[in-house]
Order: sequence, then C1' cells, then structure tokens
RNA sequence: GCAGGUGGCCGGGCGGCCGCUCCCGCGCAAGCGGGGGAGGAAAGUCCGGGCUCCACGGAAACACGGUGCCGGGUAACGCCCGGCGGGGGCGACCCCAGGGAAAGUGCAACAGAGAGCACACCGCCCGCCGGGACGGCUCCGGCCGUCUGCGGGCAAGGGUGAAACGGUGUGGCAAGAGCGCACCGCGCGCCCGGCAACGGGCGCGGCACGGCAAACCCCACCGGGAGCAAGACCAAGUAGGGGCGACGGCAUCUUUCAACCGGGGGAUGCAGGCCGGUUUCCGGGCCGGUCGCCCGGGUGGGUCGCGCGAGGCGUGCGGCGACGCACGUCCCAGAGGAAUGGCCGCCCCCCGGCUUCGGCCGGGGACAGAACCCGGCUUACAGGCCGCCUGUUCCC
RNA sequence: GGGCGAUUAGCUCAGCGGGAGAGCACUCGCUUCACAUGCGAGGGGUCACUGGUUCAAUCCCAGUAUCGCCCACCA
Repeated sequence: GCAGGUGGCCGGGCGGCCGCUCCCGCGCAAGCGGGGGAGGAAAGUCCGGGCUCCACGGAAACACGGUGCCGGGUAACGCCCGGCGGGGGCGACCCCAGGGAAAGUGCAACAGAGAGCACACCGCCCGCCGGGACGGCUCCGGCCGUCUGCGGGCAAGGGUGAAACGGUGUGGCAAGAGCGCACCGCGCGCCCGGCAACGGGCGCGGCACGGCAAACCCCACCGGGAGCAAGACCAAGUAGGGGCGACGGCAUCUUUCAACCGGGGGAUGCAGGCCGGUUUCCGGGCCGGUCGCCCGGGUGGGUCGCGCGAGGCGUGCGGCGACGCACGUCCCAGAGGAAUGGCCGCCCCCCGGCUUCGGCCGGGGACAGAACCCGGCUUACAGGCCGCCUGUUCCC
Repeated sequence: GGGCGAUUAGCUCAGCGGGAGAGCACUCGCUUCACAUGCGAGGGGUCACUGGUUCAAUCCCAGUAUCGCCCACCA
C1' cells in the first nucleotide's frame, strides 16, 4: 500500500431574526425577564420488570405457555460476560433453539431388492450333476467348456436414496464377513485436571445403541390475569331507570377431604326492623347496604397518576469481563389533535456542471420523530471518525 | 397509546410436514337460427416477503411488510 476482522462513537457546527411549548418570577391584564425542550433507535411490541386495578385460602399438584451446554452478572430476563463442545475461515475472527432418541408413541413421500430386532435385484462362491441348449475333442464307450435349472453360503462390489445397521488397511476364506488384528469412531469402567460443562490417559467390549423432539412426549426451571384508554377524585348531564346474580356473624358437636396448615357439608343454640298465621315456634313477603354482568340513558370537561430515577457525568478501587463499591457533581422534555420549527449569513460533507485549476454556480444533508417509566433484543439508517487485530506485498 | 387476528388462482375460501385444490369467473368445443342455460375439455399460483429447523416447509420457528377488529368517561 491492498484486502479484511472486531469494538466504540458522531450522525451537521456557529451566529442573527421570527415563532411553539412547559416551569419559575413580576404584572389587574396585555405581556416582560430567566431557565428547560426528542432518539440511538423515541419504531416493532418480541422478552423482562416497576406501578395500578381485579381475582384467589397459603403452598403444592394438574392443565396450559415459555426457557434449555456450564459458571457468573443483574431487580429480573429468552439479555449480557467468561468458558466448553460442534461447524466455517490460511488467519484476525464468525455462527450454533447446544438437555434427553438404550421411558414410550409417531414420521420418513418418490426411488429402490431392502427404510427400522431391514434386504437379496445384478453379482461372488460351493454342491447336485440329473435334465436341456451350444461349441470343441474323440480310441465312438464318452469327455471338456459356457449358459440355463435346483439346493445352499455371502454381503465385499454395482445400483436406488437425504439416510442402507461402524470407517480405512491387512490377514483370512470356496467366496466373503469384526471372522481375527492395527488405527480411527462408538459404548462402559477406573484414574488425573477443572467449581462445572468438559478435556486427557489407561483398560475392557467386536459394534449393540442410525435420523427427526422449531413431532407428541420425558426431565429441570419459570409463569395468577389485565394493562396508564390501568386506576383515583371533581364537575356537567340523563329515564338518577330495568333485568340477572353474588354477599350475614359467633359458639359447640358431628361428618368428610387433605402430605401439612387448613377447607367443605350437616345439626343445635344465640342474633336487624315491619306485616301475617296461633304464645314458644313456623312460613312467606317487603324495607334498608355493597359489588359484578347485560340492556337502556347521558357526557366528549377538569385534576392527579406524570417526571429524583434499578438516573446522568467524572474520578478512584475490585474483577479477564459483564458488572459492583466508594466519593464528588448535576437536575436534564412533559404535550393532550398533541410543542421541539422556519428564514438568512459563514463553515463542513456529498452530487452535477463550468474552469484561466485560484475557484464559481446549482441541488442535497440518512433513518426517523417522545405520550406512564425502566433494562434488553430485533429492525431501519446518507455519510464520517477513532482504537485494536489478521493476511499479503513492497521499501528501509 | 395498548391488545388481538389475517395474508393460498381475477374473487370467496379449504388444505396443513411429502402430489397445491374447490366454487364463481376466463378460454375453447358441443347443443341453439342466435343468446342464455346445460354438457365436456383447458389455461391460470413467487402459497405476502426474507432467513432458519428438517432429507423435504403453504404448513414448524424467527424477523419484515400490508390489511382488518377491539379497548373512553358518568350515574
């Protein structure tokens, strides 16, 4: 120099003028002065929380949903960090929903002989030599070879497929084959290292135990539901309406469920008001309260929730790191059809044209825009900057 | 703002791990003097898009795009 990898950051700057919105102060008011005013994604709403309401005996279990190597970080997570294993790359480095397929069920179309304690189409080998066909030889008695047939052995080779029941080599055999052996793979056991995932070594086993769990499932862990249009208060207005439903205490005894605390049912006694029957007592109705759902009606107003927080910045310390701790410092958007903008000048960057190479003219400045808040992930993004690292080439 | 669903032929939909289908519509032929009806045949698909899992994806998973539905307060 060229080609890459990775981590982080910016994402127009300055000034003037005119506007918008919120807060504070002054002012009767109009208004004036001061201060704050979008993002790294504010987005998708894919996860995790805070907060609020609702429901519910607690917990456990079942069902359903989610997550899934190991260790750590965190309020928590499906996020992050560090490691392990597998795969890719010469390398820096990147990717992986990465538990269990010897608990069970299920799936594998087409092709193929055989597809799940698989199979024998072509093929290889042996035997029967009995029959047939062809060819050759002949001492005419027969003999030899090939093909075909029957019986059996084999699974090496061919072929099909995404996948064919270990791979390579060698010995062995009639031909073969884990049939024997060596190495690799796989499984089991022991030892060593590591918190662990896992790695290494030794020995044994002749190979059984193929794939799919983003198929059901099993194991471990997590999860009550809804969401700021949650929810609370005030005001206005309406037929202050209708229907259905739920809700009552205390004590004792008994029964039942249950792993535990405990829960459910029944009986008895004492317990609101009024009416009726007949005194104790019994039966029915009404009145009075709260809540839920539905129908019908009304309104389109205000306040709170709502801006000090798992908060930002800086320094130091601990840690490989995610992150944590301590100290100092700062207050930093809060609208409600919804503010955060426009113009001008100079500079920066990009594109096009012209050029006397000094420059001039014109156009443009990405994605996108808070709506209860926070931590992540994912997606979109013109252009640019910085750190570290790799490969290769050249020069000193 | 929040919650949820759908996308398959021109239209309306079914399908759901191994051949992409039905009805209407379209084209051609027969029937008719002609049209309609009827009968027969045929064409037409990026299964919205991009990745992943799998031997194999319309289907399973993730992301993106488009369209649609619901949720205010008071007594």
Molecule: RNase P RNA; transfer RNA
Organism: Geminicoccaceae bacterium